[in-house]
RNA sequence: UUCUUAUCAAGAGAGACGGAGGGAUUGGCCCGAAGAUGUCUCAGCAACCAGCCCGAUUUUGGUAUGGUGCUAACUCCAAAAGGCUUAACCGUCUUGAAGAUAAGAA
Numbered sequence: 001u002u003c004u005u006a007u008c009a010a011g012a013g014a015g016a017c018g019g020a021g022g023g024a025u026u027g028g029c030c031c032g033a034a035g036a037u038g039u040c041u042c043a044g045c046a047a048c049c050a051g052c053c054c055g056a057u058u059u060u061g062g063u064a065u066g067g068u069g070c071u072a073a074c075u076c077c078a079a080a081a082g083g084c085u086u087a088a089c090c091g092u093c094u095u096g097a098a099g100a101u102a103a104g105a106a
Base pairs, nucleotide, nucleotide: 001106002105003104004103005102006101007100008099013042014041015040016039017038021031022030023029025079026078027077028076043071044070045069048067049066050065051063052062053061075098080095081094082093083092084091
C1' cells in the first nucleotide's frame, strides 16, 4: 500500500512549545492571534487484539497488565441510489460510496 471482517448516536482535557491556517476530498457549516491545527508531557475515555479471572459445547461476562486507538461539533452535515412528506423548497428514513479505527492476510 491492497484485500477481508467488525465497529463508527455513547465516552473522555490540562500544561508546555509553537505561530497560521484547520476540520481527509468537494460544497456547506464551523474552529482559530482570547493562539486553533500540530508536537511533547501528564491525565483520562473506551474495550478492538493479547494477557488474567469466572464460566464453558459455543456464546455472553469481568478486569485494565501489555499492543493499538481516541479525548470540538453523530464520521460536524451532505455527496450515489431509492422510500415517506411537500405545490415546490425544506424535512426525514434506508442502503451504498468515501473515510477512520481494530484484527487478520498478501
This is a predicted structure of a 106-nucleotide RNA (SAM riboswitch aptamer (S box leader)) from Sporosarcina quadrami. It matches the Rfam family "SAM riboswitch aptamer (S box leader)". Its family is annotated with regulation of gene expression in the Gene Ontology. NCBI's taxonomy places the organism under Bacteria, Bacillota, Bacilli, Caryophanales, Sporosarcina.